[in-house]
């Protein structure tokens, strides 16, 4: 400089929950709070997984030709699932 990663320095993020808010949900943010975490910095690029407004099918129903429901389906989210790319402290082997 690069890879991996012990101790050290200054430190740093913040699960679960609960307030408020947004949003169909997922699930996001702001404050509280700490369960961890060497990237749990950041980015949906690739895989996984959640969630289905929409649409598109069935189907109950109905004769007000509908409300409801099942199933696929992301363009939605998940970066604290994973891998990839990029940036960063300390400094032994």
């Nucleotide at each position: 400089u690069u890879g991996c990663u012990a101790a050290c320095c200054g430190g740093g993020c913040a699960a679960a929950c609960c307030u408020a808010u947004c949003g169909a949900a997922a699930g996001a943010u702001c404050g509280g709070g700490a369960c961890g975490c060497a990237a749990a910095g950041c980015u949906a690029c690739g895989g996984g997984c959640c969630u289905a407004c929409u649409a598109c099918a069935c189907a109950u129903g109905g004769a007000u030709u509908a409300a409801c429901g099942u199933g696929u389906u992301a363009u939605g989210g998940u970066g604290g699932c994973c891998g990839a790319g990029u940036u960063g402290c300390c400094g032994g082997a």